[in-house]
């Protein structure tokens, strides 16, 4: 360099501040005792347990997630182990790593061309034709042949060598890559050999999509419970009982029908505020043993460790101790000053990621 762990002031004093708890005190509250944030308590990105609602059951079909292979686990996008690919000289990192032979699509700019290929520079010009030459032959390059080389691009329709050609080409071949077939190793991802194909539709799925697999919603301010005073709802009873208001018949008047309206008094039921509760024994924690490369699992044994709730875990001083600046000293030491990062539980775990002065251990 490169992985991975643990700690992240330390002691004492005074003063609060939230719960337990003993104990005094009708009560209010009063004293004793002992408890009281973190590795990330964040960010809320993933799982899950819990609880309401929805819901006979199971499938599908939409959407959303998730993708090598096996394996751990409640469960996971996580872990662990392995394969494959990339990076590193190595330790070791990194990787959305299924399928582009089901389809649709896309690909700036540049370039001829971005996918049933095609020709801007260049090669060639063997044959047909033209020029020169008596002829042998020689040019030039119309027609036409090439894709070797140059040029463009993130990419340009197998790399390399030989041969072979007029100049080329898998056109032949040999290695390489590729590809479907067998045949071994391996649970499997995947690997190695054979032989055989002259190479075939190259890239992008973090474009649509096909596969496969998983996914019903909202969250502790979720629920449950008990409940005041006050308004106001419903019932019963008793007292008033009209000069009132409403309805119904076209419309107006009468008259009779119903209804409403007030006061007291008991009762019921719903909501508030306010209290209980959920709530902290929990896939807990730490040791030891056995298995397993591991992740975890089994068992034994110890231990009970924050519970507020508009939000408690604070604040001052003393003494020290990392660090770090500095002053004398040739140095060993000595003095001075400074001075601990990131951050603050909120139902509860298990992850993941982010944030962290220092300082200390182990491998490699």
């Nucleotide at each position: 360099g490169a992985g991975g762990g643990c700690c992240g002031g330390a002691c004492g004093g005074c003063c609060g501040c939230u719960g337990g708890u003993a104990u005094c005190g009708u009560a209010a509250g009063g004293u004793g005792c002992g408890a009281g944030a973190g590795g990330a308590a964040a960010g809320u990105c993933c799982g899950g347990g819990c609880u309401u609602c929805a819901c006979g059951g199971a499938a599908a079909u939409a959407c959303g997630g998730u993708g090598c292979c096996g394996g751990a686990u409640a469960a996971c996008g996580u872990c662990c182990g392995g394969a494959c690919g990339g990076g590193g000289c190595a330790a070791c990192c990194c990787g959305a790593u299924g399928g582009a032979a089901a389809g649709u699509g896309c690909a700036a700019c540049a370039g001829a061309a971005a996918a049933c290929a095609a020709a801007c520079c260049g090669c060639c010009g063997a044959u047909g034709g033209c020029c020169c030459g008596c002829a042998a032959g020689g040019g030039a390059u119309c027609a036409g042949g090439c894709a070797a080389g140059g040029g463009c691009g993130a990419a340009a329709c197998g790399g390399u060598g030989c041969g072979g050609u007029a100049a080329g080409a898998g056109c032949g071949c040999a290695c390489c890559g590729c590809g479907g077939u067998u045949c071994u190793g391996g649970u499997a991802a995947c690997a190695g050999a054979a032989a055989c194909g002259g190479c075939a539709u190259g890239g992008c799925a973090a474009a649509c999509c096909c596969c496969a697999c998983c996914g019903g919603a909202a969250g502790c301010a979720a629920g449950a419970c008990c409940a005041a005073a006050u308004a106001g709802g419903g019932g019963c009873c008793g007292c008033g009982c009209a000069u009132g208001g409403g309805c119904a018949c076209a419309u107006u008047u009468c008259c009779g029908g119903c209804u409403c309206u007030g006061c007291g008094g008991c009762c019921c039921g719903g909501g508030u505020a306010g209290g209980u509760u959920g709530c902290u024994a929990a896939a807990g924690u730490u040791g030891g043993u056995u298995g397993g490369u591991g992740a975890c699992a089994a068992u034994c044994a110890a231990u009970g460790u924050a519970g507020a709730g508009g939000a408690a875990u604070g604040g001052c001083c003393g003494u020290c101790c990392a660090g770090u600046c500095u002053u004398c000293g040739c140095a060993a030491g000595a003095g001075g000053a400074u001075g601990g990062a990131c951050a603050g539980a909120a139902c509860c775990c298990g992850g993941c990621u982010u944030a962290c002065a220092g300082g200390u251990c182990c491998u490699c």

Bacterial RNase P class A from uncultured Micavibrio sp., 364 nucleotides, folded computationally. It matches the Rfam family "Bacterial RNase P class A". Its family is annotated with ribonuclease P activity, tRNA processing and dimeric ribonuclease P complex in the Gene Ontology. About the family: Ribonuclease P (RNase P) is a ubiquitous endoribonuclease, found in archaea, bacteria and eukarya as well as chloroplasts and mitochondria. Of the family's consensus pairs, 93% are formed in the model.